[in-house]
RNA sequence: GCCGAAGUAGCUCAACGGUAGAGCAAUCGCCUUGUAAGCGAUAGGUUACCGGUUCAAGUCCGGUCUUCGGCU
Numbered sequence: 001g002c003c004g005a006a007g008u009a010g011c012u013c014a015a016c017g018g019u020a021g022a023g024c025a026a027u028c029g030c031c032u033u034g035u036a037a038g039c040g041a042u043a044g045g046u047u048a049c050c051g052g053u054u055c056a057a058g059u060c061c062g063g064u065c066u067u068c069g070g071c072u
Base pairs, nucleotide, nucleotide: 001071002070003069004068005067006066007065010024011023012022013021018055026042027041028040029039030038048064049063050062051061052060
């Protein structure tokens, strides 16, 4: 330098172009003599960034950045 993949909650990951969710973690409550485990609830998001298409974009298109892999 070229090609490809990935970027979404604190972490690991989902999400046909049509209300962004789950598990774990956090907080509160129930249970227990107490703790852990278990059960319930709550909170937590500029979907890496900038544009474009569309009535509507996490999703489609272009560019930038970062990470990983391959080629040279």